A computed fold for a 74-nucleotide RNA from Candidatus Roizmanbacteria bacterium RIFCSPHIGHO2_02_FULL_43_11, annotated as transfer RNA. RNAcentral records the identical sequence in 4 taxa. RNAcentral holds the sequence, with entries from ENA. It matches the Rfam family "tRNA".

């Protein structure tokens, strides 16, 4: 300096051929259960989907650039 992946919630990760409101585990709070605790259960909160542009009625998704992080050649 070339190529390839990877970047969604506090953590680890779904999201198919672009479609109407963005999800799950685990985690935190809050309620129930218990004399408590723990387990189980049941509700909520949390997300400018990595950053800027473009396509498009319509972008998590496609196109460009850009950053971070991994990996191969050089």
């Nucleotide at each position: 300096g070339g190529c390839c992946g990877u970047u969604u919630a506090g953590c680890u990760c779904a999201g198919c051929u672009g479609g109407c409101u963005a999800g799950a585990g685990c985690g935190u709070u809050c309620g129930a259960u218990u004399c408590a605790c723990a387990u189980u259960c049941g509700a909520a909160a949390g997300g400018u989907c990595g950053g800027a542009g473009g396509u498009u009625c319509a972008a998590g998704u496609c196109c460009u650039c850009c950053a971070a992080c991994g990996g191969c050649c050089a």